[in-house]
Context: one part of a larger RNA
RNA sequence: CUGGGCGUAAAGAGCGCGCAGGCGGUCGUUCAAGUCGAGUGUGAAAGCCCCCGGCUCAACUGGGGAGGGUCAUUCGAUACUGAUCGACUUGAAGGCAGGAGAGGGAAGCGGAAUUCCCGGUGUAGUGGUGAAAUGCGUAGAUAUCGGGAGGAACACCAGUGGCGAAGGCGGCUUCCUGGCCUGUUCUUGACGCUGAGGCGCGAAAGCUAGUGGAGCAAACGGGAUUAGAUACCCCGGUAGUCCUAGCCGUAAACGAUGGACACUAGGUGUUGGUGGUAUCAACCCCACCAGUGCCGAAGCUAACGCAUUAAGUGUCCCGCCUGGGGAGUACGGCCGCAAGGCUAAAACUC
Numbered sequence: 001c002u003g004g005g006c007g008u009a010a011a012g013a014g015c016g017c018g019c020a021g022g023c024g025g026u027c028g029u030u031c032a033a034g035u036c037g038a039g040u041g042u043g044a045a046a047g048c049c050c051c052c053g054g055c056u057c058a059a060c061u062g063g064g065g066a067g068g069g070u071c072a073u074u075c076g077a078u079a080c081u082g083a084u085c086g087a088c089u090u091g092a093a094g095g096c097a098g099g100a101g102a103g104g105g106a107a108g109c110g111g112a113a114u115u116c117c118c119g120g121u122g123u124a125g126u127g128g129u130g131a132a133a134u135g136c137g138u139a140g141a142u143a144u145c146g147g148g149a150g151g152a153a154c155a156c157c158a159g160u161g162g163c164g165a166a167g168g169c170g171g172c173u174u175c176c177u178g179g180c181c182u183g184u185u186c187u188u189g190a191c192g193c194u195g196a197g198g199c200g201c202g203a204a205a206g207c208u209a210g211u212g213g214a215g216c217a218a219a220c221g222g223g224a225u226u227a228g229a230u231a232c233c234c235c236g237g238u239a240g241u242c243c244u245a246g247c248c249g250u251a252a253a254c255g256a257u258g259g260a261c262a263c264u265a266g267g268u269g270u271u272g273g274u275g276g277u278a279u280c281a282a283c284c285c286c287a288c289c290a291g292u293g294c295c296g297a298a299g300c301u302a303a304c305g306c307a308u309u310a311a312g313u314g315u316c317c318c319g320c321c322u323g324g325g326g327a328g329u330a331c332g333g334c335c336g337c338a339a340g341g342c343u344a345a346a347a348c349u350c
Base pairs, nucleotide, nucleotide: 003322004321005320006319007304008303012318014201015200016199017198021194022193023192025088026087027086028085030083031082033081034080035077036076037075038074039073040072041071042069049065050064051063052062053061054060091191092188093187094186095184096183097182098181099180103177104176105175106174107173108172109171110154115149116148117147118146119145120144121143125136126135162169163168206247207246208245209244210243215241216240220236221235222234223233258317259316260315261314262313263312266295267294268293269292270291271290272289273288274287275286276285299306300305323350324349325348332343333342334341335340
């Protein structure tokens, strides 16, 4: 060096961009580095293997032979890999014509509801629960009508619907902006795939500074329940939740399934598009492409199940696992304001 694995048993990095590296389409030219063949040189002795011999045998030992290299050099072969030059279009990218979308950022606007404030009507309760009580209310509550303030979230539409790499994204309008799909086959001509490090993005909670604060609500206070009740239920309630700027970098970050490409029965929904058919027209129907579901063939699987959105059949690249506990811990290092994060053992024990 060589093994077997990673949906649920240990194991896919939360996600992307991408340097190095690894791998890489079709046809031809040249070279001959890898590769293959032959010759020569060298590959000490001892040892290993074979033959013969010496100690009574053996171990041991003497002689002979064979074998032995990612080796050097010369000559040769050129299918494959590589290198060089030339060409190609199917991979990739672009152009043009269309298309859908809660993709992202910023600004503005809207209505419903909750709460609070002011005023009117009105009077003794209200609220809450399994039942209550704390609470609120004759200083006029709850209810109801009118006016006002402010913050947060956007009912219906809404859909195993859509978009995004993931986290995630949902009222309306405008501006800026990323990606995707279809058609055409017009341009470039392998420009590709993956990606150790690196860089960036990354729910919620949390942190720093400053705004904001309606509702909700850790902590906290009170009322109940209970043997107790540091809970579940009820009345309150501060951080926080929202915004701006900056940190944090985690998650059952899940499809518990890394990415790319190719191939391998079908059936049935649905979203976007194109072509055909049809029609006065919108539909309907047929085919194709891209997405998203369900059910199933072969095959796979320990089983469950997966099954053209593979966990099937193959190729390439990366990450990861190697009995349980100790432990995702200690120590060290790096990062962080902190909380902590990343990397990551051993003794001992079963």

Model confidence (mean pLDDT): 89 of 100. A computed fold for a 350-nucleotide part of an RNA from a metagenome, annotated as small-subunit ribosomal RNA, central domain. The full RNA is in RNAcentral, with records from SILVA. It matches the Rfam family "Bacterial small subunit ribosomal RNA".